Description: Predicted 3D model of a 470-nucleotide part of an RNA (small-subunit ribosomal RNA, 3' major domain) from an uncultured bacterium. Rfam family: Bacterial small subunit ribosomal RNA. Gene Ontology terms of the family: ribosome and structural constituent of ribosome. RNAcentral holds the full RNA, with entries from Greengenes.
Context: one part of a larger RNA
RNA sequence: UGUCGGGGGCCCGCACAAGCGGUGGAGCAUGUGGUUUAAUUCGAUGCAACGCGAAGAACCUUACCAGGCCUUGACAUCCUGCGAACUUUAUAGAGAUAGAUUGGUGCCUUCGGGAGCGCAGUGACAGGUGCUGCAUGGCUGUCGUCAGCUCGUGUCGUGAGAUGUCGGGUUAAGUCCCGUAACGAGCGCAACCCUUGUCCUUAGUUGCCAGCACUUCGGGUGGGAACUCUAGGGAGACUGCCGGUGACAAACCGGAGGAAGGGGGGGACGACGUCAAGUCAUCAUGGCCCUUACGGCCUGGGCUACACACGUGGUACAAUGGAGGGAACAAAGGGCAGAGAAGCCGCGAGGCCAAGCAAAUCCCAUAAAACCAUUUUCAGUUCGGAUUGCAGGUUGCAACUCGCAGGCAUGAAGCCGGAAUCGUUAGUAAUCGCGGAUCAGCAUGCCGCGGGGAAUACGUUUCCGGGUCU
Numbered sequence: 001u002g003u004c005g006g007g008g009g010c011c012c013g014c015a016c017a018a019g020c021g022g023u024g025g026a027g028c029a030u031g032u033g034g035u036u037u038a039a040u041u042c043g044a045u046g047c048a049a050c051g052c053g054a055a056g057a058a059c060c061u062u063a064c065c066a067g068g069c070c071u072u073g074a075c076a077u078c079c080u081g082c083g084a085a086c087u088u089u090a091u092a093g094a095g096a097u098a099g100a101u102u103g104g105u106g107c108c109u110u111c112g113g114g115a116g117c118g119c120a121g122u123g124a125c126a127g128g129u130g131c132u133g134c135a136u137g138g139c140u141g142u143c144g145u146c147a148g149c150u151c152g153u154g155u156c157g158u159g160a161g162a163u164g165u166c167g168g169g170u171u172a173a174g175u176c177c178c179g180u181a182a183c184g185a186g187c188g189c190a191a192c193c194c195u196u197g198u199c200c201u202u203a204g205u206u207g208c209c210a211g212c213a214c215u216u217c218g219g220g221u222g223g224g225a226a227c228u229c230u231a232g233g234g235a236g237a238c239u240g241c242c243g244g245u246g247a248c249a250a251a252c253c254g255g256a257g258g259a260a261g262g263g264g265g266g267g268a269c270g271a272c273g274u275c276a277a278g279u280c281a282u283c284a285u286g287g288c289c290c291u292u293a294c295g296g297c298c299u300g301g302g303c304u305a306c307a308c309a310c311g312u313g314g315u316a317c318a319a320u321g322g323a324g325g326g327a328a329c330a331a332a333g334g335g336c337a338g339a340g341a342a343g344c345c346g347c348g349a350g351g352c353c354a355a356g357c358a359a360a361u362c363c364c365a366u367a368a369a370a371c372c373a374u375u376u377u378c379a380g381u382u383c384g385g386a387u388u389g390c391a392g393g394u395u396g397c398a399a400c401u402c403g404c405a406g407g408c409a410u411g412a413a414g415c416c417g418g419a420a421u422c423g424u425u426a427g428u429a430a431u432c433g434c435g436g437a438u439c440a441g442c443a444u445g446c447c448g449c450g451g452g453g454a455a456u457a458c459g460u461u462u463c464c465g466g467g468u469c470u
Base pairs, nucleotide, nucleotide: 007470008469009468010467011466012465013464015460016459019424020423021422022421023420026315028313029312030311031310032309033308034306035305042053043052064301065300066299067298068297069296070295073125077124078123079121080120081119082118083117086103089100091098092097107114108113127290128289130288131287132286136284137283138279139278140277141275143273148187149186150185151184152183153182154163155162156161166179167178168177169176193267194266195265196264198235199234200233201232202231203230204229208224209223212222213221214220238261241255242254243253244252245251317417321376322375323374325372326371333364334363335362338357343352344351345350383414388409389408390407393404394403431451432450433449434448435447436446
């Protein structure tokens, strides 16, 4: 000077408390440990690994295993020789591949040749998801959106260093005010950016429809530019105004006006640093290692195993529910090798045919919960749907290992969960559906969207983490 303390003071945070809903029990999904295996590729491991890298493991992916093959190599540059490139067909084989076979003679040219591509050869070299994240760059997590971390000059101290950055107030904030041997400054804070909430204006199609006319009653047509909306521009909030408190300050409390009030809500944005934190398997890269293999190609298998243990989820255990019937109201997205209407067929998954749409026009696309009446009457049930059987659908070369959804049948555990533990303070929790990325197919995960919509916070003694002074 720091750090630590089961030292102290002050102050914050869903940290506790007060509420609401979960996890821990069940079966299932998924990740992990373990075990197994020819292989179950590799990494991530307290918080900060475990629905994580993976925003899609049937082949491919794929890095793993078995077997079959290649050796200048699947890929790059250089050299030599031959051949245009390219293309057709069948054969052998699991395929990689092998030997045949058909068509084809192009472009530039100084007629020497050249460009491009293919085959063969030679060696320089290629190649490695092999090791080291404790050799590294880059990127990322975490403390933490916590309010801190420093510098110049001056002053003090023999010096390390201190001061400033401390004290009194105040703030979300080292935010601001006042005091002050300090005076200033930088990185952070805040603001500038995006979005949402109000209004004005510009524009008026594909969107809109108040008034007028027509109408097949559909903004459908004429028309309108008001309204909604769309997307450009602008206004608006600043403690500006009033009262009170305060130190005449900063600020705080209350009020007016206002769509919004004291940071309006949300996002992007992460200081100096810490953890030799994570990543050599995104990529890059030093060193080391392999070079007829630790490189490369192919077929099949594995990553999907299963006495068990844990994490994260989705579905339930029912009546605020289940079932069948009727009938409403979104937002945000996606679509041409695509999303696919209407009609017809099928109980259904789906199929047939196919309109319009590169989309404010057409399509995905009926939102669901809610609402209306009906049924069920407390039971392992008309709850719950695991598991299994059968016959069908679809994507794909191919669903045996190992896809998804539909129908009929089957109908397991489960009656609200021990110790313990998590989330959440408002359009939030809980609840309801919808969309998207990835993607041939595959979502209970992830990222978004809206619908309806609570309870509680006395307080800071205590637990956890943090700031500051001592």